[in-house]
A computed fold for a 78-nucleotide RNA from Nitrosomonas sp., annotated as SAH (S-adenosyl-L-homocysteine) riboswitch aptamer. The sequence was found by an Rfam model in a public genome assembly. Of the family's consensus pairs, 100% are formed in the model. Model confidence (mean pLDDT): 75 of 100. Lineage of the source: Bacteria > Pseudomonadati > Pseudomonadota > Nitrosomonadales > Nitrosomonas. Rfam family: SAH (S-adenosyl-L-homocysteine) riboswitch aptamer. Rfam 15.1 lists 1,354 matches to the family in 1,132 species.

RNA sequence: UGGUACCGAGGGGCGCUGCAACGGUUGAUUCCGUGAGGCUCGUACCAAUGGAUAGUUCAACAACGGCGCUCUUUCAUU
Numbered sequence: 001u002g003g004u005a006c007c008g009a010g011g012g013g014c015g016c017u018g019c020a021a022c023g024g025u026u027g028a029u030u031c032c033g034u035g036a037g038g039c040u041c042g043u044a045c046c047a048a049u050g051g052a053u054a055g056u057u058c059a060a061c062a063a064c065g066g067c068g069c070u071c072u073u074u075c076a077u078u
Base pairs, nucleotide, nucleotide: 001047002046003045004044005043007042008041009040010039011071012070013069014068015067016066019038021034022033023032024031037064
């Protein structure tokens, strides 16, 4: 750095659309259905690359997530 996990976390619910993705289907994303944690961080494993003692110090420990409604939490005002 990449991949994997039906892992953990990022507070929830209802409704709608439908991209990716998935299932079936088709000569063909053709058609039908599902479909708004698919993202980020952490952990474990695998692989690649790089590096090659130990200790100390500093920083960070979150940022995001279509639309409408709503609950919870927090802040402000009355």